[in-house]
RNA sequence: GCCCCUUUAGCUUAGUGGUAGAGCGUUGCCCUCGUAAGGCAAAGGUCAACGGUUCAAUCCCGUUAGGGGGCA
Numbered sequence: 001g002c003c004c005c006u007u008u009a010g011c012u013u014a015g016u017g018g019u020a021g022a023g024c025g026u027u028g029c030c031c032u033c034g035u036a037a038g039g040c041a042a043a044g045g046u047c048a049a050c051g052g053u054u055c056a057a058u059c060c061c062g063u064u065a066g067g068g069g070g071c072a
Base pairs, nucleotide, nucleotide: 001071002070003069004068005067006066007065010024011023012022013021018055026042027041028040029039030038048064049063050062051061052060
């Protein structure tokens, strides 16, 4: 230099063109003499950024940025 993959909650990740889910973690409550474990509930996401297509984009297209890999 060229090519490919990837970016979603604090972490690990699912997801489909039609209002974004889970596990762990966090917080509160219950339980206990107390703690852990267990039960119930809650908070937490501009879906990397910008632009385009579309009635509608996390999803499709382009560019940029971060990460990973291959070739030279």

Predicted 3D model of a 72-nucleotide RNA (transfer RNA) from Siphonaria sp. JEL0065. It matches the Rfam family "tRNA". By type it is a transfer RNA.